Transfer RNA from a bacterium, 72 nucleotides, folded computationally.
RNAcentral holds the sequence, with entries from ENA and MGnify.
The prediction has a mean pLDDT of 80.
Rfam family: tRNA. It is annotated as a transfer RNA.
The same sequence occurs in records of 2 taxa.
[in-house]
């Protein structure tokens, strides 16, 4: 330098055009003499950044940043 895959909640990840979810974690409540376990509630997010297409973009296209792997 070129190619491929990835970047979404605190963490691990889903979601591939119609205003974003799961598990774990965290916080509050219930329960208990008190804890643990269990049950209930709360999503806490410029979807890496900018631009384009579209009525509408996390999703499609272009550029850039960044991580992993490969070729030379």
């Nucleotide at each position: 330098g070129c190619c491929u895959c990835g970047g979404u909640a605190g963490c691990u990840c889903a979601g591939u055009g119609g205003u974003a979810g799961a598990g774990c974690g965290u916080u509050g409540g219930c329960c208990u003499g008190a804890a643990a376990a269990g049950c209930c509630a709360a999503g806490c997010g410029u979807c890496g950044g900018g631009g384009g297409u579209u009525c509408g973009a996390u999703u499609c296209c272009c550029c850039c940043c960044u991580g992993a792997g490969g070729c030379a």